[in-house]
RNA sequence: GCUGAUGUAGCUCAGAUGGUAGAGCAAUCGAUUCGUAAUCGAUAGGUCGCAGGUUCGAUUCCUGUCAUCAGCACCA
Repeated sequence: GCUGAUGUAGCUCAGAUGGUAGAGCAAUCGAUUCGUAAUCGAUAGGUCGCAGGUUCGAUUCCUGUCAUCAGCACCA
């Protein structure tokens, strides 16, 4: 340099066909308990990597770009 994959909550990941962004764990609060753990309930937490474009409407489609990973090529 070329090709491909991935990027969504603190972590791990869902989210066919464009139409209110979700789960588990973690966190906070509460219930339960003599107390802790466990269990149960509730709450909070998001520029959907970034910038544009198309559209009434984009996590989703298109273009560019950044990061990570894999393969290939090149140089020494």